A computed fold for a 373-nucleotide RNA from a Sedimenticolaceae bacterium, annotated as Bacterial RNase P class A. The sequence is in RNAcentral, with records from ENA. Of the family's consensus pairs, 90% are formed in the model. It matches the Rfam family "Bacterial RNase P class A". From the family's description: Ribonuclease P (RNase P) is a ubiquitous endoribonuclease, found in archaea, bacteria and eukarya as well as chloroplasts and mitochondria. Its mean pLDDT, the model's own confidence on a scale to 100, is 75. A source record names the gene rnpB.
């Protein structure tokens, strides 16, 4: 002083003026006064609960989720701690991290060859053919070399590829190979030793024995009943149905005194009035049920502060504190002062996480360089 990595926290500030809005007091009433009033994500609605109803109170399929070990929790796919992998020089950071010898699928392109075996270049001893030289000769041939092919070995080497049947070295071989042997990878051993495990170490043993994929199908284990605050409870108007009751009136004929016929008249419509025409019982109760209001509605796995006990996650104990609660849905304008000039975004039953946006800024741990004491 500079690179970097982890984690924490704040999110324009004082004043003023009008306004919204939840609850208290005052006031007969208009209205006053007081206090509260958005976040770290309120946000996606991805989990996981509380609560509410429904079904059932079991069990089974079927689907759907988690998957390394302990531990936290009200529980979880979150946290915390730990182990293995893999990145990084380090701090540190990342992991869908059970099974690939139960089964079945899939591996593009290059490549011989992608799973069960194969051999494009190349290497390689004998043998085969065919060409040619050399040496030696009794000219009949006989040794032996080179260069081409074939029949075979081979999987060291190059080349393809993300991935190619352990790896490196010495030996060994015609040339080669776990063919043999040291190391190092790997399996197995219900070996020892440490740890609650998960593993780790050590010893013992097999020459290695089947590539990968399981956020492909499956196996295993272990978890899950469903809809949600428009849930759910509650009062409940009009109008039009339903159920129950009273009352049915004036005149006149009839008349089995239960009623019934005719008339007259009342309501209401036809714009008013008269007429005419249509249509009409009337009161009260009682239940659903809508509109519309009241609850669920905010005091809680609730916030600080201290001590304990744990490495942390967390969990106990004591004190203290009360902090939105609307339902067309309020939490805002606008002025002044000042700063580093202000992002991302707004409750809507709660909480507990994940994810994901985010102007700028502030505190700490750790690790690297560099520089001077």
């Nucleotide at each position: 002083g500079g690179a970097g990595u982890c984690g924490g926290c704040c999110g324009g500030a004082u004043g003023g003026u009008c306004g919204c809005u939840g609850c208290c007091c005052c006031g007969u009433g208009a209205g006053g006064g007081g206090u509260g009033g958005a976040g770290g994500a309120a946000a996606g609605u991805c989990c996981g609960g509380g609560c509410u109803c429904c079904g059932a109170u079991g069990g089974a399929c079927a689907g759907g989720g988690u998957g390394c070990c302990a531990g936290g929790u009200a529980a979880c796919g979150c946290c915390u701690g730990g182990g293995a992998g893999g990145c990084g020089a380090a701090a540190g950071c990342c992991u869908a991290c059970g099974g690939a010898a139960a089964g079945u699928g899939c591996c593009g392109c290059a490549g011989a060859a992608a799973a069960u075996a194969u051999a494009c270049c190349g290497c390689c001893a004998u043998c085969c053919c065919g060409g040619u030289g050399a040496u030696c000769u009794u000219c009949g041939g006989a040794u032996u070399g080179c260069c081409g092919g074939g029949c075979g070995g081979u999987a060291a080497g190059g080349g393809u590829g993300a991935a190619a049947u352990g790896g490196u070295g010495c030996g060994g071989u015609a040339a080669g190979a776990g063919c043999g042997c040291a190391c190092c990878g790997c399996g197995c051993u219900u070996g020892c030793u440490g740890g609650c495990a998960a593993c780790a170490g050590c010893a013992g043993u097999g020459g290695c024995a089947g590539g990968g994929u399981a956020a492909a199908c499956c196996c295993c284990a272990c978890c899950c009943g469903g809809a949600g605050c428009a849930a759910g409870a509650c009062c409940a108007a009009a109008u039009a149905g339903g159920g129950g009751g009273g009352c049915a009136g004036g005149c006149g004929g009839c008349u089995u005194c239960g009623g019934u016929c005719g008339u007259a008249g009342c309501g209401u419509g036809u714009g008013g009035u008269c007429c005419g025409c249509a249509c009409g019982g009337u009161c009260c109760c009682c239940g659903g049920g809508u509109a519309g209001g009241u609850u669920g509605c905010u005091a809680g796995a609730g916030g600080u502060g201290c001590g304990c006990g744990g490495c942390a996650a967390c969990g106990c104990g004591c004190a203290u504190c009360c902090c939105a609660g609307a339902u067309g849905a309020a939490u805002g304008a606008c002025c002044a002062u000042u700063c580093a000039c202000g992002a991302c975004a707004g409750a809507a039953c709660c909480c507990g996480g994940c994810u994901u946006a985010c102007a700028g800024g502030c505190c700490g741990g750790c690790u690297c360089c560099c520089a001077u004491c």